């Protein structure tokens, strides 16, 4: 350049046919336990679902373009 693919919480990753409020292990942060750490219990706080835009009553989910990353072709 030209093709697939992937981009959701700090990390590493689930998300079913488009449907109301987006999850999980680790990791943080309180509190109980404990002489004390460390394990275990409870309970938190943490999110422009990469961007923008379109389609729909309704979008993390689809369509397009931009970015970035990883593979392959030239």
């Nucleotide at each position: 350049g030209g093709g697939c693919c992937g981009u959701u919480a700090g990390c590493u990753c689930a998300g079913u046919u488009g449907g109301u409020u987006a999850g999980a292990g680790c990791g943080c942060c309180u509190g109980c336990u404990c002489g004390a750490c460390a394990c275990g219990c409870a309970g938190g706080a943490g999110g422009u679902c990469a961007c923008a835009a379109g389609u729909u009553c309704g979008a993390c989910u689809c369509u397009u373009g931009u970015a970035c990353g990883g593979c392959c072709c030239a």